Record summary: Predicted 3D model of a 74-nucleotide RNA (transfer RNA) from Caulerpa cliftonii. Model confidence (mean pLDDT): 81 of 100. RNAcentral holds the sequence, with entries from ENA. Rfam family: tRNA. By type it is a transfer RNA. It is recorded under the gene name trnN.

[in-house]
RNA sequence: UUCCUUAGUAGCUCAAUGGUAGAGCCGUCGGCUGUUAACCGAAAGGUUACAGGUUCAAAUCCUGUCUGAGGAGA
Numbered sequence: 001u002u003c004c005u006u007a008g009u010a011g012c013u014c015a016a017u018g019g020u021a022g023a024g025c026c027g028u029c030g031g032c033u034g035u036u037a038a039c040c041g042a043a044a045g046g047u048u049a050c051a052g053g054u055u056c057a058a059a060u061c062c063u064g065u066c067u068g069a070g071g072a073g074a
Stems, first nucleotide, its partner, number of pairs: 002072007011025004019056001028042004049065005
């Protein structure tokens, strides 16, 4: 430098394999407790890496780009 595979979703770790974007943890608020922790409950948090395309409908399918990981060749 070329090619192939794979991954990119909430602050973090990960689901959702064409039809309402969710869970756990962290943090916030409340309950409980003499207090903290633990426990229980609630709310909040999203340009699904970026740009296009297909479709009634895209995180999901297709194309290109960027980044990470792995592999092959020279």